The part of an RNA shown here (small-subunit ribosomal RNA, 3' major domain) has 476 nucleotides and comes from Pseudodesulfovibrio halophilus. Model confidence (mean pLDDT): 83 of 100.
[in-house]
Context: one part of a larger RNA
RNA sequence: UGACGGGGGCCCGCACAAGCGGUGGAGUAUGUGAUGCAAUUCGAUGCAACGCGAAGAACCUUACCUGGACUUGACAUCCCUGGAAUCCCUCUUAAACGAGCCAGAGCUCUUCGGAGAAUCAGGUAACAGGUCUGCAUGGCUGUCGUCAGCUGUGCCGUGAGGUGUUAGGUUAAGUCCCGCAACGAGCGCAACCCCUAUUGUUAGUUGCCAGCCCAUAAUGGUGGGCACUCUAAUGAGACUGCCUGGGUUAACCGGGAGGAAGGGGGCCACGACGCCAAGUCAUCAUGGCCCUUACGUCCAGGGCUACACACGUACUACAAUGGCGCAUACAAAGGGUAGCUAAGACGUGAGGUCAAGUUAAUCCCAAAUAGUGCCCCCCCGUCCGAUUGCAGUCUGCAACUAUGUCGCAUGAAGUUGGAAUCGCUAGAAAUCCCGGAUCAGCAUGCCGGGGUGAAUACGUUCCCGGGCCUUGUACA
Numbered sequence: 001u002g003a004c005g006g007g008g009g010c011c012c013g014c015a016c017a018a019g020c021g022g023u024g025g026a027g028u029a030u031g032u033g034a035u036g037c038a039a040u041u042c043g044a045u046g047c048a049a050c051g052c053g054a055a056g057a058a059c060c061u062u063a064c065c066u067g068g069a070c071u072u073g074a075c076a077u078c079c080c081u082g083g084a085a086u087c088c089c090u091c092u093u094a095a096a097c098g099a100g101c102c103a104g105a106g107c108u109c110u111u112c113g114g115a116g117a118a119u120c121a122g123g124u125a126a127c128a129g130g131u132c133u134g135c136a137u138g139g140c141u142g143u144c145g146u147c148a149g150c151u152g153u154g155c156c157g158u159g160a161g162g163u164g165u166u167a168g169g170u171u172a173a174g175u176c177c178c179g180c181a182a183c184g185a186g187c188g189c190a191a192c193c194c195c196u197a198u199u200g201u202u203a204g205u206u207g208c209c210a211g212c213c214c215a216u217a218a219u220g221g222u223g224g225g226c227a228c229u230c231u232a233a234u235g236a237g238a239c240u241g242c243c244u245g246g247g248u249u250a251a252c253c254g255g256g257a258g259g260a261a262g263g264g265g266g267c268c269a270c271g272a273c274g275c276c277a278a279g280u281c282a283u284c285a286u287g288g289c290c291c292u293u294a295c296g297u298c299c300a301g302g303g304c305u306a307c308a309c310a311c312g313u314a315c316u317a318c319a320a321u322g323g324c325g326c327a328u329a330c331a332a333a334g335g336g337u338a339g340c341u342a343a344g345a346c347g348u349g350a351g352g353u354c355a356a357g358u359u360a361a362u363c364c365c366a367a368a369u370a371g372u373g374c375c376c377c378c379c380c381g382u383c384c385g386a387u388u389g390c391a392g393u394c395u396g397c398a399a400c401u402a403u404g405u406c407g408c409a410u411g412a413a414g415u416u417g418g419a420a421u422c423g424c425u426a427g428a429a430a431u432c433c434c435g436g437a438u439c440a441g442c443a444u445g446c447c448g449g450g451g452u453g454a455a456u457a458c459g460u461u462c463c464c465g466g467g468c469c470u471u472g473u474a475c476a
Base pairs, nucleotide, nucleotide: 001476002475003473004472005471007470008469009468010467011466012465013464015460016459019424020423021422022421023420026316027315028314029313030312031311032310033309035306042053043052064302065301066300067299068298069297070296073127077126079123080122081121082120083119086103089100090099091098107116108115109114129291130290132288133287137285138284139280140279141278142276144274149187150186151185152183153182154163155162156161168177169176195266196265198236199235200234201233202232203231204230207226208225209224212223214221239262242256243255244254245253246252318417322377323376325374326373327372328371334365335364336363339358340357344353346351384414388409389408390407392405393404430452431451432450433449434448435447436446
């Protein structure tokens, strides 16, 4: 100087407390461990691994296993030789591989001999290729932590180091004021950016419809208009600016006015110096090491989907604040041409058929759901619903291993969950639907969108984590 203390002081955080809802019990989905396997590819392992890499393993992916094949190679550059490239078809085979056959005569330059480009085949060696080491590395990322810290110059000290950065106030903040051998500066904090809450101007189609006109069973459907809503560009607005009290006349704090909004208005992006030899050589790049008829490459099939068990994360329930049926109302944000697909008629349904519109403020996905009104159920393993059987449907070359989905039948456990443990302070929790990425198909996961919308916070003694000052230390 740090680190540590069941030392002290001050302070903060859903840290506790006050509340609400969960997990832990059941079934299923998914990830992991363990076990088993020819293989169940690899990585991630307290917080900070475990719906993680994987925004989507039937083949492919794929790295694993079994079998069949290749050796300048599936891929790149250079050299030599030959053929345009390319396309159709046949045979063998599980395919890769292999054997054959038909058509095709191009482009640029030309001294008409040929040369060149693109591409294919054969050959030679340099080389290609490789998913080893994250404890050799770059880059990227997690974490403490959006915590308020980390440094420069000067001065002091032989030096480690100190000072500043401590003290008195204050703040979300090393935020600001004040004092001071410090000075003022840098990286952080804050602000600048985006979205959102109010409003002016400009603009008016694909959006809108107040007043006027036409038409209809009805509808902005039509003429017309740009008022309003909205859209999207540019402005205004909030700054403790004003009043009052406190405070050291300061910083700032309490209250008030006006205002759409008030003291950081709300939300996001943004993560200092560093720590954990944290994670990643399997995104990529890269030193070294190793393989080179194989640890490389191609193909078929299998596996990554196994299953006495254990754990994590979710979904669905155990019901009446509910379930079923009929009727009816109100979103936002997105996506769409190898696409989204209306309407009609078919099917109980998944879906199929026919077929308008749409490269989209125009058409479509699209029904929003909880809600509201009425009816039934009458507390029951009823309802929910795993599993299984039969019969279908969609995607795809292919659905047995191993996709999704529909109908009928079947109807297991489960009647609110031990010890323990998690999230959340306001348009938040809880609850309800909608969309997107990946994607042929496959979502209870992930990422976004809106609808409905509570309870509680006395407080900082205690648990956990953190910041500053101080103290002790046999630790570094």